[in-house]
RNA sequence: AGACGACAAAGGCAAACCACAAGUAAUUGUGGGGCGCAAAACCACAGAGCCUAAAAAGGUUGGCUGGGUUACCGAA
Numbered sequence: 001a002g003a004c005g006a007c008a009a010a011g012g013c014a015a016a017c018c019a020c021a022a023g024u025a026a027u028u029g030u031g032g033g034g035c036g037c038a039a040a041a042c043c044a045c046a047g048a049g050c051c052u053a054a055a056a057a058g059g060u061u062g063g064c065u066g067g068g069u070u071a072c073c074g075a076a
Stems, first nucleotide, its partner, number of pairs: 004074002012037002017032006035063001041069003045066003048061005
């Protein structure tokens, strides 16, 4: 230093659910709450799911998979 990941250290994020708000909806935000996560940080490029729609198309999910970018610590 790394494409590596400890019965290490300091921390971080926050599932389901509840309340309020936004949205036709999927879903999102804030607060509570913790299932879990070594990138559960960011990106909608390619798949896949979900929503709207007769279709075309659009939206949404990064805590679905792949990919890209960045990052704390330093045992084996």
c-di-GMP-I riboswitch aptamer from a Candidatus Caenarcanales bacterium, 76 nucleotides, folded computationally. Rfam family: c-di-GMP-I riboswitch aptamer. Its family is annotated with cyclic-di-GMP binding in the Gene Ontology. The coordinates come from a structure-prediction model, not an experiment, and the mean pLDDT is 89. The source organism's lineage runs through Bacteria, Bacillati, Candidatus Melainabacteria, Vampirovibriophyceae and Candidatus Caenarcanales.